[in-house]
Context: one part of a larger RNA
RNA sequence: CUGGGCGUAAAGGGUGCGUAGGCGGUCGGCAAAGUCUGAUGUGAAAUCUCCGGGCUCAACCCGGAAACUGCAUCGGAUACUGGUCGGCUAGAGGAUUGGAGGGGGGAGUGGAAUUCUCGGUGUAGCAGUGAAAUGCGUAGAUAUCGAGAGGAACACCAGUGGCGAAGGCGACUCCCUGGACAAUUCCUGACGCUGAGGCACGAAAGCUAGGGGAGCAAACAGGAUUAGAUACCCUGGUAGUCCUAGCCGUAAAUGGUGCACGCUUGCUGUGGGCGGAAUCGACCCCGUCCGUGGCGAAGCUAACGCGUUAAGCGUGCCGCCUGGGAAGUACGGUCGCAAGAUUAAAACUC
Numbered sequence: 001c002u003g004g005g006c007g008u009a010a011a012g013g014g015u016g017c018g019u020a021g022g023c024g025g026u027c028g029g030c031a032a033a034g035u036c037u038g039a040u041g042u043g044a045a046a047u048c049u050c051c052g053g054g055c056u057c058a059a060c061c062c063g064g065a066a067a068c069u070g071c072a073u074c075g076g077a078u079a080c081u082g083g084u085c086g087g088c089u090a091g092a093g094g095a096u097u098g099g100a101g102g103g104g105g106g107a108g109u110g111g112a113a114u115u116c117u118c119g120g121u122g123u124a125g126c127a128g129u130g131a132a133a134u135g136c137g138u139a140g141a142u143a144u145c146g147a148g149a150g151g152a153a154c155a156c157c158a159g160u161g162g163c164g165a166a167g168g169c170g171a172c173u174c175c176c177u178g179g180a181c182a183a184u185u186c187c188u189g190a191c192g193c194u195g196a197g198g199c200a201c202g203a204a205a206g207c208u209a210g211g212g213g214a215g216c217a218a219a220c221a222g223g224a225u226u227a228g229a230u231a232c233c234c235u236g237g238u239a240g241u242c243c244u245a246g247c248c249g250u251a252a253a254u255g256g257u258g259c260a261c262g263c264u265u266g267c268u269g270u271g272g273g274c275g276g277a278a279u280c281g282a283c284c285c286c287g288u289c290c291g292u293g294g295c296g297a298a299g300c301u302a303a304c305g306c307g308u309u310a311a312g313c314g315u316g317c318c319g320c321c322u323g324g325g326a327a328g329u330a331c332g333g334u335c336g337c338a339a340g341a342u343u344a345a346a347a348c349u350c
Base pairs, nucleotide, nucleotide: 003322004321005320006319007304008303012318014201015200016199017198021194022193023192025088026087027086028085029084030083033081034080035077036076037075038074039073040072041071042070049065050064051063052062053061054060091191092188093187094186095184096183097182098181103177104176105175106174107173108172109171110154115149116148117147118146119145120144121143125136126135162169163168206247207246208245209244210243211242215241216240220236221235222234223233258317259316260315261314262313263312266295267294268293269292270291271290272289273288274287275286276285299306300305323350324349325348332343333342334341335340
């Protein structure tokens, strides 16, 4: 460079926004850059190919033709691509109206439960296990009633239900705020798609500083189990888990399936909106758009399976793979307080 690929065999970047670049709807005019075509010039010779000839043949040599697939100039063509000018509305965006939602941020409030403290009642056990023991308890525990403190999480509702780009989001109220969807078809007029770098976001754990600390609980201690038991079980228990500010930047970050658009039989459930018919009616029914599930036509697939939410049929753009191990390691670079992250080999070996 090219080919074939990326759900599970190696392979989709964790996610978005977006720069360069690549690609780009529809109609007409212009010029003619790409493109196509004709002519001219050039494309040294040798070599290669073809024809013929010379050394007895061949290698070799000689002559001729062709070729040199290229470049330049001039003329012509204008479908396609690009340029430019003008127009269009089916892509995209805006406007108006409307409803749905654990989307995000901040503030406040609430009840149940655990633990602790105080007080009342009350007496010998409680807790725990396969069985026990460590542990707690006559300095009055467990149980029960009342009062209080504090932290964390929000039972039921709850649903292959909703929202979000992903990570993720669940008590209630208020404030600030993002997006999606539907109806109207009023406006702009290709303003679009993708996206190397870049920027932002990014569970848990971990780190820095300051707070907080009820429950849980790495480490740790003790009790058991066991041949041993640095475990599984039990009693305790510190970081941490929580908040504020700042780092880290990873994951089975998974749908193991990049994004966008178009096309291609259906049945059935569910969430949101709109319309129709009918009705007492907002239910049911019919249609339609958006989302989310199940089953399945054609087709695809090595099979499993996928199947209008494609892994089908196509187009555009990005990322990635190229036998196993060594290895996501070493070295170097970049980033980080560190832990480490990222980029990423080779020898050797099968």
This is a predicted structure of a 350-nucleotide part of an RNA (small-subunit ribosomal RNA, central domain) from a metagenome. Model confidence (mean pLDDT): 90 of 100. The full RNA is in RNAcentral, with records from SILVA.